[in-house]
């Protein structure tokens, strides 16, 4: 803040304008310190007019004490402000205790007062009176001060003697007694000043700061010490252990968090500090530089006669403002405490209490028991039932708060009670007055329904929302807290995410590019001594409140009291002495020196060489040379390239040459010579820890770049042609300047990488190689063995997220240093420094994002690799694409051209057949329980028939007809009417779904159980080696079995064998036929011999032989067989992908329509036509074509009564028409066509080709105009083998031929079958495509149709830079210069003292003069 809200008790409440305040109150008191006044009282007197005294009051003044305490606030202030622990031998201290002495003797004013006057008013002025505990002299004199002696001491000083000088007082009650005072001096006790040592926040994009500054000597000044101030003299002081400067802050006891160390914090309470509108002064005073005192300046507010005054709430209320926000103009001095006072007392918004705020804590209540197998209602439901729920109801009961009523405190040791008739206590009366919030998707307790429809919304982090949202809204139910709940915000936690406790840098952020090397920090061994660190011990001291721990009081707590303590901190003072540490003597293993060896591309200069490239000259030589993936620019007849000789000139040094050497890295490579570093190895002469890192710091640093001077052959940014390319400001070519080399001088950075800081020491091992050394061997060099030192590999233990690393660690340890804390902004701005420039060092935040990454795993994917399959290539034949027709699809059209299907996997597909019907479209005309089910009434038998109208469909009548069952009530079927529940829908989502189907692909793979490895994810098994059509075998392996694939089993062809045998097959006799041979028929006969039909078995398994192979698996050959290695075709499609398709086959969830999106009818439509593609036909002709020529053959699958139809007849013909068979191995469709054999055509747009049109018909059907097929005459288009491209086939395949069949009243070029004819090719696996495995790489997992980069357009946020303009803050110069303090003067004035006295000294003052000096001006910086 939202929603709500009984009560009590104890606390706490302007976290922001230290903004600005109206109005009250909050510091006064003292008549026992003093004059004066005063109505009334009282006494005394009295000239009765009065006077005096007492006691009381009193506005106000003299005087004293007190207004420096209490109370607020946190603004400055990073500082002796605070906290701590210590000095003051450098100090004050009023009131208070205590101690000693004293208080004794004078003067002179003053205000109250009168009065007279100025001014609005504040308030101020003459004049005149008076008093004190007010003020001054004088006297006494402890103490001060001066001088000076002793004593102490380095000295300052303390002490103490002694001369001299100076300094005090008041007085008041009271009959007294005494009692309060005062004054000096000592002391105490209190409170205070000053000084120190240690703590005490961020910035180094502040790095130098400092002139009173640091010290000295002399002086003021102060209560004191001191540059606190002044004169002078020195040149000091701070500062990386962080100075100045800049920004933030009041500070501690605590307090909030934390297991702790720590982190944040300083409300309330207490200490101390500062501050009082802002700025600057002093005055009184003990005490201030003074909240409710003054005096100026500014600023602001009020008054006002305009001349001039007043004020300060950061004191309690309270009010405006500001805010997100923080109370009442109360009540009291009863109690605690202040002042003052002898005292009674007065005064105290300090305080003691109320009030208000659920701000916070703590206690307590909203009722208790019993009450259904469970009311209603409300939610939910699968309609059975569940929740809500013992919850309510309703019986008993209680009485805490609250309410009424009635007693009634303690706080107070004598009066005194604001709180309060309060707390407490008894009594009545009633379950009555007293429950909400949040949340319910996972963190995180708690679930459904309904709406909503990426909308509204939610959200703290993941994320929910696009029609079935436990997450959005609401209900219902739950779960949580509870007078409160829930969000906002802020601190701590978790977070070891700033790692002291306790983290890291090979690849995740992170090692400086090397080295030397200052300050630090660390540092071998043996003694002595200290006792600084360290250990113990005592002493102070760490208020009080808090925490702890334990006890008391409120009924209990929460709050209050008492008592007790602990850890550490600081001082202090004893002990102890192992380890650091200091010192002070030794040692020789780190480390260094000599000495003898040794390798080396270590470094720097000089000379010196060859090859080889270009260029030059000179011969020979010709056309072409170079490049290239192909060219072309280029060069070359003016003679190149090619080759011979000779010159010139620069730059790099080939073989050796090696994970070989040498150096801090960076780097170093022909020879020889000068100079010169460092390194290893041996010896043990020398020194004694001299060491190790190393913040700043400095040296060297590849390449590129710069300056300024040589040099220039090769090479090669830029530049310029040439190619490629869309396009190439790149890759390829040909040319070429910086450059590249040298000399001096700059830059200073690299993936400066081992992405691995640098010393030390320890911790299996194997195996190279380079340098030295020893042993062993030998003549003697190898070989071997060993040991340092250096560079390689593999590798235990450890480690590490993993990858790896492993004595050259990244392992075990210690010392230094450097560096990292979430990506992007960004190594970018801005400041600094550096550089001649480029630019380098250092180095940020706004603002964004939820991740950036790092190892590794599965997978997909690579114009990645390796093996392998496939009509995927390649070899062949044959096609589309060209043209004409079909059909189908897109487009366009239309009143409609219903819908779907859309890469492969949509397009002769759904459609196995739209003329009506189909049909789902359109226009028109009807119906509304409906054309169809179920169920209720009433009627009719059903059902036939007719007229009217209408295009029908309906409408409107008319006639005929009176069934079947019966237990006689009615019943089943039909039809007709009515009512309503309901039908119906080819409407919508195939991204809600079922089934069905399609792709990958009949590709060989895809998976599991146990076991092993791995932190995991996952691997292994499934990988290797081989074979195979195949994860097919086999063999070998941390794997070992297993499932679903693969293959066999099913079907069909192909061989044989039995059984069956009419409708089949054969064919003696018969007929027929024919001279014969023989054909032809099949009553019958004959036979399963043959052919066929169907049932049943056989048959093939690498069995068998050789070869190859690993003694396997298997492959090569071959032998028998019909058939040979899965014989040939078929059914069969693994997890799975594709939100694949399909809501129009069917079936279904949820929306939608309900005189309509349903339904009946009639016509029209799906048949349209610039176009465009798919897929087919037919063709282009002679391998062809022709019954306007004839003949001769040979299947097989099928179909058949609304039906196939034989024979005859008629017609050119489609077809009619009369007759017959057959429900079919019997009858019919049914002459098969290519093909043979004759003939004609002879290469042309034809005797090819048949589109289109025209005239005539014939069959289907209710009906062929839109819009059916088919004959016949007649016409006779393109087209003459088809760009780019594409397809389909490996054999009985393709290629060609023709028949059948489903659909169907009719309609085939299409579909689905059958058969005849019957090839060519396949070297091979580089290439395309698509797949299987193994491996690699990766920033891709919606997985390459991936991811992902700039630029440019517009918006819009954030920072940078910018002429310029505006504020703060600040430090200097200079000018002006108030109050006041201090010096100076003191001509003006002035009671106390003095004096010689109309005056004059002394002392003071005003005034004025100086020095500072706050605000103010200027004026050039700085910073932000």
């Nucleotide at each position: 803040c939202g929603c709500u809200g009984g009560c009590g008790g104890u606390g706490u409440g302007c976290u922001u304008c230290a903004u600005a305040c109206a109005u009250g109150c909050a510091a006064g008191u003292c008549g026992u310190a003093c004059g004066a006044a005063g109505a009334g009282g009282c006494c005394c007197u009295u000239u009765c007019g009065g006077g005096g005294g007492c006691a009381c009051u009193u506005c106000a003044g003299u005087g004293g004490c007190g207004g420096a305490c209490g109370g607020g606030u946190g603004a400055g202030u990073a500082a002796c402000a605070c906290g701590u622990a210590g000095g003051u031998a450098a100090c004050a201290u009023g009131c208070c205790u205590c101690a000693u002495a004293u208080u004794g003797g004078g003067g002179g004013a003053u205000a109250a007062c009168a009065u007279c006057g100025g001014g609005a008013a504040a308030c101020c002025g003459g004049u005149g009176c008076u008093a004190a505990u007010a003020c001054c002299g004088c006297a006494u004199a402890a103490g001060c001060c001066c001088c000076u002696c002793g004593u102490u001491g380095a000295a300052a000083u303390a002490c103490g003697g002694g001369u001299g000088g100076u300094u005090a007082a008041a007085g008041g009650a009271g009959c007294a007694a005494u009692c309060c005072g005062a004054u000096a001096u000592g002391a105490g006790a209190u409170u205070g000043g000053c000084c120190u040592g240690c703590g005490u926040c961020g910035g180094a994009u502040u790095a130098g700061c400092u002139u009173g500054u640091u010290g000295g000597u002399a002086g003021g000044g102060u209560a004191a010490a001191g540059g606190c101030c002044u004169a002078c003299c020195a040149a000091g002081g701070c500062u990386u252990u962080g100075a100045u400067c800049c920004g933030u802050a009041g500070u501690u006891g605590g307090u909030c968090u934390g297991a702790g160390a720590g982190g944040a914090u300083g409300a309330c309470c207490a200490g101390c500090c500062a501050c009082a509108g802002u700025g600057g002064g002093a005055c009184u005073g003990a005490g201030a530089c003074a909240c409710g005192g003054c005096c100026c300046a500014c600023a602001c507010u009020c008054c006002u006669a305009c001349g001039g005054g007043a004020g300060g709430c950061a004191g309690c209320a309270g009010u405006a403002g500001g805010g997100a926000a923080u109370c009442u103009u109360g009540c009291g001095c009863a109690a605690u405490g202040g002042g003052c006072g002898a005292a009674a007392g007065c005064c105290u918004g300090a305080c003691g209490c109320a009030g208000c705020a659920a701000c916070a804590c703590c206690g307590u209540g909203u009722g208790a028991a019993g009450g259904a197998a469970g009311a209603a209602g409300c939610c939910u439901c699968u309609u059975g039932g569940g929740g809500u729920g013992u919850a309510a109801a309703c019986u008993u009961c209680u009485g805490u708060c609250g309410g009424c009523a009635g007693g009634g405190a303690a706080g107070a040791u004598a009066a005194u009670g604001a709180c309060g008739g309060u707390a407490c206590c008894u009594g009545c009366a009633a379950a009555g007055g007293a429950a909400g919030c949040a949340u319910c998707g996972g963190c995180u307790a708690a679930c459904u329904a309904c709406g909503u429809g990426c909308c509204a919304g939610c959200a703290g982090c993941c994320g929910c929302g696009g029609u079935a949202a436990g997450a959005c809204g609401u209900a219902g139910g739950a779960u949580g807290c509870a007078a409160g709940c829930g969000u906002u915000g802020u601190c701590c936690g978790g977070a070891a995410u700033u790692a002291u406790u306790g983290g890291g840098c090979g690849u995740a952020a992170a090692g400086c590019g090397u080295u030397c090397g200052u300050a630090g920090g660390c540092g071998g061994u043996c003694g002595c001594u200290u006792a600084a660190g360290u250990c113990u011990g005592g002493u102070g001291u760490u208020a009080a409140a808090g925490g702890c721990c334990u006890g008391a009081g409120c009924u209990u707590a929460a709050c209050u009291c008492g008592g007790g303590u602990a850890u550490g901190g600081c001082a202090u003072u004893g002990g102890a002495u192992a380890c650091u540490g200091g010192g002070u003597g030794g040692c020789u293993a780190g480390a260094g020196u000599g000495c003898g060896g040794u390798a080396g591309a270590g470094g720097u200069a000089a000379c010196g060489g060859g090859a080889a490239u270009u260029c030059c000259c000179g011969g020979u030589g010709u056309a072409g040379c170079g490049g290239u993936g192909a060219a072309a620019u280029g060069c070359g007849u003016a003679g190149a390239u090619a080759u011979c000789g000779g010159g010139a000139g620069g730059a790099a040094c080939a073989c050796c040459a090696g994970c070989g050497g040498c150096g801090a890295a960076a780097g170093c490579g022909c020879g020889u010579u000068a100079c010169u570093g460092g390194g290893c190895c041996g010896c043990a002469a020398c020194u004694g820890a001299c060491g190790c890192u190393g913040a700043g710091g400095a040296a060297c640093g590849a390449a590129a770049g710069c300056c300024a001077g040589g040099g220039g052959a090769g090479c090669g940014a830029a530049a310029g042609g040439g190619a490629u390319u869309a396009g190439a400001u790149a890759c390829c070519c040909c040319u070429g300047u910086a450059g590249u080399c040298c000399u001096g001088g700059c830059c200073g950075u690299a993936a400066a990488c081992g992405a691995u800081g640098g010393a030390u020491a320890c911790u299996a091992g194997g195996u190279g190689u380079u340098g030295g050394a020893g042993g062993u061997a030998u003549c003697g060099a190898c070989c071997c063995c060993c040991c340092c030192a250096g560079u390689g590999c593999c590798g235990u233990a450890g480690c590490u997220a993993a990858c790896g690393c492993g004595a050259u660690a990244a392992g075990u340890a210690u010392c230094c240093c450097g560096c990292c804390u979430g990506g992007g902004g960004a190594g970018u701005a801005c400041g600094a420094c550096c550089g001649c420039a480029a630019g380098g060092u250092u180095g940020a935040a706004a603002c964004u994002c939820a991740a950036a990454g790092g190892a590794a795993u599965u997978g997909a994917c690579g114009g990645g690799g390796g093996c392998c399959c496939g009509c995927a290539c390649a070899a062949g034949c044959g096609g589309u694409g060209g043209a004409a027709c079909a059909u189908g699809u897109g487009g366009u059209u239309u009143a409609a051209u219903u819908c779907g299907a859309u890469g492969c996997a949509a397009c002769g597909c759904g459609a196995a057949g739209a003329a009506c019907c189909u049909u789902a479209c359109c226009u028109g005309g009807g119906c509304u329980u409906g054309a169809c089910a179920u169920c209720c009434c009433c009627g009719g038998a059903a059902c036939c028939u007719c007229u009217g109208u209408g295009a029908a469909a309906g409408c409107a009548g008319g006639g005929g007809g009176u069934g079947c069952c019966c237990u006689c009530g009615g019943g089943a079927g039909c039809c007709g009417g009515g009512a309503g529940a309901c039908a119906g829908g080819u409407g919508g989502u195939g991204c809600a779904c079922g089934g069905u189907u399609g792709u990958c692909g009949u590709c060989a793979g895809c998976u599991c159980g146990u076991g092993u490895c791995g932190u995991g994810a996952g691997a292994u098994g499934u990988u290797g080696g081989g074979u195979u059509a195949a994860g097919u075998c086999c063999c070998g392996c941390a794997a070992c079995g297993a499932g679903c694939g693969c293959a066999a089993c099913c079907c069909u062809c192909g061989u044989g064998g039995u059984c069956u045998g009419u409708u089949g097959a054969u064919a003696c006799a018969g007929c027929g036929c024919g001279c014969a041979a023989g054909c032809g028929u099949a009553a019958u006969a004959u036979c399963c011999c043959c052919u066929c039909a169907g049932g049943c078995c056989a048959g093939a398994c690498u069995g068998c032989c050789g070869g190859u192979g690993a003694c396997a698996a298997a492959c090569c050959g071959g032998a028998g067989g019909a058939a040979g290695g899965u014989g040939g075709g078929g059914a069969u499609g693994a997890c799975g992908u594709c939100a694949a398709a399909u809501c129009a086959u069917c079936a279904c969830g949820c929306c939608c329509c309900u005189u309509a999106u349903g339904u009946c009818c009639a016509g029209g439509g799906c048949u349209a036509c610039a176009c465009a593609c798919g897929u087919g036909u037919u063709a282009c002709a002679a391998u062809g074509g022709g019954c306007a020529u004839g003949g001769u053959a040979c299947a097989a699958c099928g179909g058949g009564u609304u039906g196939c139809u034989u024979g005859g007849c008629a017609g050119c013909a489609a077809u009619g028409u009369c007759u017959g068979g057959c429900a079919a191995a019997u009858c019919c469709c049914u002459u098969a066509a290519a093909a043979c054999c004759a003939c004609c055509c002879u290469c042309a747009g034809u005797u090819c080709g048949g589109a289109u049109c025209g005239g005539a018909g014939u069959c289907u059907g209710c009906a062929a105009c839109u819009c059916g097929a088919c004959u016949c005459c007649g016409u006779g288009a393109a087209g003459u083998c088809g760009g780019a491209a594409u397809c389909g086939c490996u054999a009985g395949u393709a290629a060609a031929c023709g028949c059948a069949g489903a659909u169907c009243a009719g309609c085939a070029c299409g579909c689905u079958g059958c058969g005849u004819u019957g090839a060519a090719u396949a070297c091979g696996u580089u290439c395309c495509c698509g797949g299987g495995c193994c491996u690699u790489g990766u920033a891709c997992a919606c997985a390459c149709c991936g991811c992902c980069c700039g630029u440019c357009a517009c918006a819009c946020c954030a920072c940078g830079a910018a002429a310029g303009a505006a504020g703060g803050c600040u430090a200097c110069g200079c000018c002006c210069g108030a109050a006041g303090u201090c010096g100076g003067u003191g001509u003006c004035c002035u009671a106390a003292c003095c004096c010689u006295c109309u005056g004059g000294g002394a002392a003071g003052g005003a005034g004025c003069c100086g020095c500072c000096g706050a605000a103010g001006g200027u004026g050039g910086g700085g910073c932000u």
Predicted 3D model of a 1424-nucleotide RNA (small-subunit ribosomal RNA) from an uncultured bacterium.